Bacterial RNase P class A from an Anaerolineae bacterium, 384 nucleotides, folded computationally.
The coordinates come from a structure-prediction model, not an experiment, and the mean pLDDT is 77.
It is recorded under the gene name rnpB.
The organism belongs to Anaerolineae, within Bacteria.
Rfam family: Bacterial RNase P class A. Rfam classes the family as a ribozyme.
RNA sequence: UGCGUUGGUCAGGUAGUCGCGUGCUGCGUCACAUGCACGUCAGCGCGAGGAAAGUCCGGACUCCAUAGGGCACAACGCCGGGUAACGCCCGGGCGGGGCAACUCGCGGACAGGGCCACAGAAACAAACCGCCGAAGGUCGACAGACCUGGUAAGGGUGAAAAGGUGGUGUAAGAGACCACCGGCGUGCUGGGCAACCGGCACGGCCAGGCAACCCCCGUUGGGAGCAAGGCCAAGCAGGAGGGAAGGCUGUAAAGCCGGGGCGUGACCCGCGCCCUUCCCCACAAGGGGCAACCUCCGGGUAGGCCGCUAGAGGCCGGUGGUGACACCGGUCCCAGAUAGAUGACGACCGAUGACAGAAUCCGGCUUACAGACCGGCGCAAACU
Numbered sequence: 001u002g003c004g005u006u007g008g009u010c011a012g013g014u015a016g017u018c019g020c021g022u023g024c025u026g027c028g029u030c031a032c033a034u035g036c037a038c039g040u041c042a043g044c045g046c047g048a049g050g051a052a053a054g055u056c057c058g059g060a061c062u063c064c065a066u067a068g069g070g071c072a073c074a075a076c077g078c079c080g081g082g083u084a085a086c087g088c089c090c091g092g093g094c095g096g097g098g099c100a101a102c103u104c105g106c107g108g109a110c111a112g113g114g115c116c117a118c119a120g121a122a123a124c125a126a127a128c129c130g131c132c133g134a135a136g137g138u139c140g141a142c143a144g145a146c147c148u149g150g151u152a153a154g155g156g157u158g159a160a161a162a163g164g165u166g167g168u169g170u171a172a173g174a175g176a177c178c179a180c181c182g183g184c185g186u187g188c189u190g191g192g193c194a195a196c197c198g199g200c201a202c203g204g205c206c207a208g209g210c211a212a213c214c215c216c217c218g219u220u221g222g223g224a225g226c227a228a229g230g231c232c233a234a235g236c237a238g239g240a241g242g243g244a245a246g247g248c249u250g251u252a253a254a255g256c257c258g259g260g261g262c263g264u265g266a267c268c269c270g271c272g273c274c275c276u277u278c279c280c281c282a283c284a285a286g287g288g289g290c291a292a293c294c295u296c297c298g299g300g301u302a303g304g305c306c307g308c309u310a311g312a313g314g315c316c317g318g319u320g321g322u323g324a325c326a327c328c329g330g331u332c333c334c335a336g337a338u339a340g341a342u343g344a345c346g347a348c349c350g351a352u353g354a355c356a357g358a359a360u361c362c363g364g365c366u367u368a369c370a371g372a373c374c375g376g377c378g379c380a381a382a383c384u
Base pairs, nucleotide, nucleotide: 001380002379003378004377005376006375007374008373009372010371012349013348014347016345017344018343020047021046022045023044024043025042026041027039028038029037049355053366054365056364057363058362059361060360061225062224063223064222068269069268070267071265073221074220075219076218077217078092079091080090081089082088093106094105095104096103097102107216108215112214113213114210115209116208128155129154130151131150132149135148136147137146138145139144163181164180165179166178167177168176182206183205184203185202186201187200188199189198190197191196229306230305231304232303238297239296240295241294242293246257247256248255249254258276259275260274261273262272263271277289278288279287280286313332314331315330316329317328318327319326320325
C1' cells in the first nucleotide's frame, strides 16, 4: 500500500424567533373548604429510533385464582458460565469450509418404522466391461477357441459401491494371511468441573447416509392480555328455552355424606367456590315449577379519570473476571399523545442524501439501511 475478516460510534450540530404537544409552579374562574375541572394567562423544564419495524422469543405488571397431578400439544437440545428469564449473550470442546484471520453446525441411526430418485450389474447387495482357465467338459494335429465354473484387486455409474500403502499367497485374485497406518470394540491408565483430549495392551471386528422424515431420550411450558385491569358519571328492558336425589345428626340454627353447576388445553383425577328447594299425588312411580348455572334473541353505554412512565433506568469512576457480566461509589430524571404532538425562518458550523415516527414497559433476536468516522486481526508485495 492492497485485499480480506471482525468490532464499535454517529444518524446533522450550536444558539435564536414564531408555531405544536406535555410536566411542574404561580395566577384567575367555578366551588362552603380541600380538591377536581377550565384558561387566547405567566414562568421554568422536557419532547420519536438504531432499528421506534416484524409481533418472533423471554419477562415485569394485571385479571381468572388459593393451587396440584396425569394425558395431549409445543419449544429447545455438545459442555460450562451470565441473566429476572429466554430459543438470547460469553467462554470452551468437536466437526465442515477457508493459506489464515475468521465463519457455519451440534442429543440418539445397536428401541422400532420409513426413504436413498436418476444413473449403475448392484444401494443391506451384486457382476456391465474386464481377469483366470487350476478343476470338469466340447472342438482342434498343435497353437488355441467355446461352455460349466472361479473372481471383485482394475475400469465404468453415482452424493455414496465391502478402509489405505506395501508384501505373501493364488489359475487369477481377495484382510485370505502378514507389517505399518486409520476407524471400531474391550481392559487398564493420565489431564480437564465437563464436553472432550491422550497413553499402553489385546482383538481382522472393517457395508453406509437421512431424524429442519415418523420416532426415542432429556429439559421447560396454566390461560388471557394495557382494547389487561380499576374508579366515577350517565343510561336502558327485558324475553325465551334447558336445569337436582336424597340420607344422617340436631329443639332450632346449622353441620356431615351425597347430588347439580363453575373454575385451566378437547379430556381425566384431585382441589376450591356457588346452589341444594316448592307444588300435585296418602306415599312411591310419575308430572309441573324453580336455584346455582348453560344457551339463544333483544335493549342501553362507547363520556371522564387512573393505569401512564423513577425504571431488572441512564451516564461517569473504581474493584473482580479471558469474557458475557457482577459489586461498590457518585450523579441525572431524559415523551406520555388519545383522529393521535416536531413545522417554518434566518445565522454559523458540518455534510450525514438512506431505512424510517413512541402508544404499558423492559431484555433479546430477525429484517431494512445512504453516508461519515475509529479500531483489532490475517494474507500478499515493496522499502528500511